[in-house]
The RNA shown here (FMN riboswitch aptamer (RFN element)) has 123 nucleotides and comes from uncultured Flavonifractor sp. RNAcentral holds the sequence, with entries from MGnify. The prediction has a mean pLDDT of 85.
RNA sequence: UGUCUUCAGGGCAGGGUGAAAAUCCCGAUCGGCGGUAAAGUCCGCGAGCCAGUAUGGCCGACCCGGUGGAACUCCGGGACCGACAGUGACGCGCGCAGCGCGAAGUCUGGAUGGAAGAAGAUG
Numbered sequence: 001u002g003u004c005u006u007c008a009g010g011g012c013a014g015g016g017u018g019a020a021a022a023u024c025c026c027g028a029u030c031g032g033c034g035g036u037a038a039a040g041u042c043c044g045c046g047a048g049c050c051a052g053u054a055u056g057g058c059c060g061a062c063c064c065g066g067u068g069g070a071a072c073u074c075c076g077g078g079a080c081c082g083a084c085a086g087u088g089a090c091g092c093g094c095g096c097a098g099c100g101c102g103a104a105g106u107c108u109g110g111a112u113g114g115a116a117g118a119a120g121a122u123g
Stems, first nucleotide, its partner, number of pairs: 001123007014026003028106002030082002032045004040080002048058004062078005084109003090102005
């Protein structure tokens, strides 16, 4: 450095209300890949979304204390975040018999997909 193979995302227990809720309420619970003192919250990437699709753009969230040469990564404590489409008993708004808008990290779907990459075989 070429070719090929395999792998490559997890999660609402229990309770409340109710005709009905894994969607509301209490509570529970999850964390892709590479880098770096071991990271969902630092840097970069993938995924996702937009475009005239080469490529460009958009894209969430952390503090305090301790140890240490070094930690936004470890330990202790307290927080926070979560693509698109669907459903949704909830919320907001209006000129209110009705309309409009918003609403799930965990459910359903695209996806028996793709992929950052990881491991292996072989020349």